[in-house]
Parts: sequence; C1' cells; structure tokens
RNA sequence: GGGCCAUUAGCUCAGUCGGUUAGAGCACUGUGCUGAUAACGCAGGGGUCCGCCGUUCGAUUCGGCGAUGGCCCA
Repeated sequence: GGGCCAUUAGCUCAGUCGGUUAGAGCACUGUGCUGAUAACGCAGGGGUCCGCCGUUCGAUUCGGCGAUGGCCCA
C1' cells in the first nucleotide's frame, strides 16, 4: 500500500428479504421464596443499532467516504 471481516444494552452476542413500539443470556434495581445467603421465580430500568453523506415515501438493514479492531497478501 491492497483485499476481506466485524462494530447493535454495562459485558458477550442474535436479528432485521428496507415498514408502527429492536431482542436474548449475564450483569443491575425491586420483589417473592429462605432464619439468612446463594440458587430459582416474577417485574422493571437500560439502545444516537460506530460517524457523516447519499438512495428511498420510509434506512439499524442498501451505496459512498471516514473511524476503530481483527485476519490475509505485498
């Protein structure tokens, strides 16, 4: 220098053939249970879907550029 992949909740990751309010597990808060704790049950809070621009009636999803991380080639 070139190519490819990834970026979504605090963490690890799904998902969206473009369509109203985006999900799981763990963690966190409250609560039930217990003598108490853990475990377990129930409820709840928590998201600029990496950024900008573009395409579109509509973008987390498509395109371009950029950022960060990883892999490969030189």

A computed fold for a 74-nucleotide RNA from a bacterium, annotated as transfer RNA. It matches the Rfam family "tRNA". Its mean pLDDT, the model's own confidence on a scale to 100, is 81.